Predicted 3D model of a 121-nucleotide RNA (c-di-AMP riboswitch aptamer (ydaO/yuaA leader)) from Metabacillus mangrovi. NCBI's taxonomy places the organism under Bacteria, Bacillota, Bacilli, Bacillaceae, Metabacillus. The RNAcentral record of the sequence draws on MGnify. Rfam family: c-di-AMP riboswitch aptamer (ydaO/yuaA leader). Gene Ontology terms of the family: regulation of gene expression and cyclic-di-AMP binding. A reference for the family is Barrick et al. (2004), "New RNA motifs suggest an expanded scope for riboswitches in bacterial genetic control", Proc Natl Acad Sci U S A.
RNA sequence: GGCCUAGUCCCUUGAACAGGGAACGGAGGAACCAAUUACUUGGGGUUAAUUCUGCCUAGCAGAAGGGAUGAGAUACUCUUUCGCCAUCCUACCCGUCAGCUAACUUCGUCGGCUAAAGCGA
Numbered sequence: 001g002g003c004c005u006a007g008u009c010c011c012u013u014g015a016a017c018a019g020g021g022a023a024c025g026g027a028g029g030a031a032c033c034a035a036u037u038a039c040u041u042g043g044g045g046u047u048a049a050u051u052c053u054g055c056c057u058a059g060c061a062g063a064a065g066g067g068a069u070g071a072g073a074u075a076c077u078c079u080u081u082c083g084c085c086a087u088c089c090u091a092c093c094c095g096u097c098a099g100c101u102a103a104c105u106u107c108g109u110c111g112g113c114u115a116a117a118g119c120g121a
Stems, first nucleotide, its partner, number of pairs: 001114004008022004023109006033099001042097001043094004050064006066089005081121004
């Protein structure tokens, strides 16, 4: 300097992972609508991260689906879109309980990578 992610910015303070604000993200929560027979085969939530198949089986592989990245070079800069190609891709939480949901209530702003790296419209 750049990338994933909501996970950033500002104020205040001598400093602070003490406090405040903005922005972004999540949860709970009426009417109406939906559901109308589920409730241990428990149920549900965050995330793009689920489903299916096979096998020498507790793991591995493949497929589909979903997501991310790909600098520079043809005048320069920024952003976006499309096609192909390449590479990579989960983990956790609630605790028997929650549909949607205005007002309202409430929580988070972590963590992890990278110095080489495709083509065209």